[in-house]
């Protein structure tokens, strides 16, 4: 930088001791010990793994045959690499385990309030869609 996902799910112990939830505005969590570190569990299914299908059958990789003592080259065949669907969670690489990514900020549409039809302002947690930012995974 690109792509996918982010409304579900899953906590105990030990240590430490004041802040933490990325920043800001809110709103929460926290000396009844949060956050963090370690240990043990758990959740989930991104990659890896297994099955099926589709596509491709140009290149590349692996294996086999021709095929010989061996290797290389060549030809042929099968499988993989890519895509979709499904499965397992015993094994591997991650991840996660308060609150929708806790909500919002920017844009669009709807709604409400300001005695109010227009304008204007507000409702930052009224509703919906998109975006931005962020997190995780794969490349």
């Nucleotide at each position: 930088c690109u792509c996918a996902u982010c409304g579900a799910g899953a906590g105990g112990g030990a240590c430490u001791g004041a802040g933490g939830g990325a920043a800001c505005g809110g709103c929460c969590c926290g000396u009844u010990g949060a956050c963090g570190u370690c240990c043990c569990g758990g959740c989930a299914a991104c990659c890896g793994c297994c099955g099926c299908g589709a596509a491709c059958c140009u290149c590349c990789u692996g294996c086999g045959u021709c095929a010989c003592g061996a290797a290389c080259c060549g030809a042929c065949g099968c499988a993989g690499u890519c895509c979709g669907c499904g499965g397992a969670a015993a094994c591997g690489g991650u991840g996660c385990u308060a609150a929708u990514u806790c909500c919002g900020g920017c844009c669009c549409g709807g709604g409400g309030c300001g005695a109010g039809g227009u304008c204007c302002g507000c409702c930052u947690u009224c509703c919906g869609g998109g975006g931005a930012a962020g997190a995780u995974g794969a490349g």